[in-house]
RNA sequence: GAAGUGAGCCAGACGAUCGCUGCUGUGGAGGUCUUUGUGACUAAAACAGGGGAGGAAAGUCCGGGCUUCAAAGGGUAAGGUGCCAGAUAACGUCUGGGCGGCGUGAGCCGACGGCAAGUGCAGCAGAGAGUAGACCGCCAAAAUCCCCCUUAAUCCCCCUUUAUUAAAGGGGGAACUCCUCCCUUUUUAAAAGGGAGGCUGGGAGGGAUUUCGGUAAGGGUGAAAGGGUGCGGUAAGAGCGCACCGCAUGGCUGGUAACAGUGCAUGGCAAGGUAAACCCCACCUGAAGCAAGACCAAAUAGGAAUCCAUUAGGUGUGACCCGCAUCGGAUUCGGGUAGGUUGCUUGAGCAUGUGAGUAAUUGCAUGCCUAGAGGAAUGAUCGUUCUCGACAGAACCCGGCUUAUCGGCUCACUUCACCA
RNA sequence: CGGAAUGUAGCGCAGUCUGGUAGCGCACUUGCAUGGGGUGUAAGGGGUCGUAGGUUCAAAUCCUAUCAUUCCGACCA
Numbered sequence: 001g002a003a004g005u006g007a008g009c010c011a012g013a014c015g016a017u018c019g020c021u022g023c024u025g026u027g028g029a030g031g032u033c034u035u036u037g038u039g040a041c042u043a044a045a046a047c048a049g050g051g052g053a054g055g056a057a058a059g060u061c062c063g064g065g066c067u068u069c070a071a072a073g074g075g076u077a078a079g080g081u082g083c084c085a086g087a088u089a090a091c092g093u094c095u096g097g098g099c100g101g102c103g104u105g106a107g108c109c110g111a112c113g114g115c116a117a118g119u120g121c122a123g124c125a126g127a128g129a130g131u132a133g134a135c136c137g138c139c140a141a142a143a144u145c146c147c148c149c150u151u152a153a154u155c156c157c158c159c160u161u162u163a164u165u166a167a168a169g170g171g172g173g174a175a176c177u178c179c180u181c182c183c184u185u186u187u188u189a190a191a192a193g194g195g196a197g198g199c200u201g202g203g204a205g206g207g208a209u210u211u212c213g214g215u216a217a218g219g220g221u222g223a224a225a226g227g228g229u230g231c232g233g234u235a236a237g238a239g240c241g242c243a244c245c246g247c248a249u250g251g252c253u254g255g256u257a258a259c260a261g262u263g264c265a266u267g268g269c270a271a272g273g274u275a276a277a278c279c280c281c282a283c284c285u286g287a288a289g290c291a292a293g294a295c296c297a298a299a300u301a302g303g304a305a306u307c308c309a310u311u312a313g314g315u316g317u318g319a320c321c322c323g324c325a326u327c328g329g330a331u332u333c334g335g336g337u338a339g340g341u342u343g344c345u346u347g348a349g350c351a352u353g354u355g356a357g358u359a360a361u362u363g364c365a366u367g368c369c370u371a372g373a374g375g376a377a378u379g380a381u382c383g384u385u386c387u388c389g390a391c392a393g394a395a396c397c398c399g400g401c402u403u404a405u406c407g408g409c410u411c412a413c414u415u416c417a418c419c420a
Numbered sequence: 421c422g423g424a425a426u427g428u429a430g431c432g433c434a435g436u437c438u439g440g441u442a443g444c445g446c447a448c449u450u451g452c453a454u455g456g457g458g459u460g461u462a463a464g465g466g467g468u469c470g471u472a473g474g475u476u477c478a479a480a481u482c483c484u485a486u487c488a489u490u491c492c493g494a495c496c497a
Base pairs, nucleotide, nucleotide: 001416002415003414004413005412006411007410008409009408010407012385013384014383015382016381017380018379020052021051023049024048025047026046030042031041032040033039054391058402059401061400062399063398064397065396066289067288068287069286073322074321075320076319078285079284080283081282082281083097084096085095086094087093098112099110100109101108102107113280114279118278119277120274121273135219136218137215138214139213141211142210143209144208145207146206147205148203149202150201155173156172157171158170159169160168161167162166178198179197180196181195182194183193184192185191186190227245228244229243230242231241232240246269247267248266249265250264251262252261253260254259293342294341295340296339303333304332305331306330307329308328313327314326315325316324335496336495337494349368350367351366352365353364354363355362356361386389421493422492423491424490425489426488427487430446431445432444433443440477448464449463450462451461452460453459470486471485472484473483474482
């Protein structure tokens, strides 16, 4: 210097004028009460002062406070969460760690319990899709046919060479019968020996087809086909056996734990995938929501019809049963009031300092008060200026998550290049 | 403000619970029947299943986020 990673902060600035809405003070029109005193309460106008949207106020996805139902008591169902430890009011959040994945790295991402409990699912393709499977291929046996040889071919074994399981060369290995013909010898016929041939026999033989088996090495199908490499072994093969690697279980060591390490032992290896399928295990959850709820005021046709129930019942109770409370309830039609006060903002609050902790977080001290409306305020105009301004507007309140967002700034770190 | 539901062809809907071929009616296109139209009949076309990501061999369907639309919610008796 370039490219990046993580954490945090800001969200145009300044001024003038005019508004809007709460609060405080001055003020006191008016109103209420009245012991009639210029007493108490309330309070309009006006004036002054000071406050007035966000990091997400959003989505309403989680958790909690608060409120009502019984400060909801037991059970079932239903739902949620899911490596370990911690933080917290609580959480599906956060912090740290483990494991897995991505990245050269700083770092980032992960619904990450259990298919070794049961049930289910897997279209098409494929021989076989789950206590695996024989389609092709390889191999043994049997049957039929063809061929070759019978002084040996082929086959098998051994040795040598070349680059192989292939090729070349050398050596070794079985059965040996019958028939016909010819020759020789001996002879009554005939027998013995040798040779040639053969639809005989035989052959460590070869090939084709079929049948019945073996085989999970190889091919092929599929998203997925039941450890890997090598050697032995075998008819061919195979964890069938062995070595190494991987895996599982147990032990040991380290760690709170998840988990990690381990030639320590055992097991030939079973248990394939799917739980954001039912389900199992552990833990958690009562329901509703500020239109909750409380108070005041106003109003009346305190109504009609239908249905259910009338104590082994209905309702509160909006999943169901019990329990508790209560004694009618539901639907439709019709009627009335739709005003005020409160809940409402002092809070798991903010800032600074300091202590504990790796951190999330938390203890203590000091200081501060920072929107509270109710059809809903927080704005408009002008001037100056710059880098020309994104997403977006509180509605009971907090803690998170997620989503949207023009840009700018600070700190720490990584990689590469260059210079010294 | 609070609570719930829906999104599939031009329109109205099924399929989603229980994952494997996206279907029905109307509409549209073409042929035939008719002198022509209506109508009938035979065939055909048309789908990012609101959007994005994930789980799975495989997603309209399961999960998460997001967008849009619709509905309900005061009190008295």

Source information:
This is a predicted complex of two RNAs, RNase P RNA and transfer RNA, with 497 nucleotides together. Rfam match: Bacterial RNase P class A. Gene Ontology terms of the family: ribonuclease P activity, dimeric ribonuclease P complex and tRNA processing. Its mean pLDDT, the model's own confidence on a scale to 100, is 77.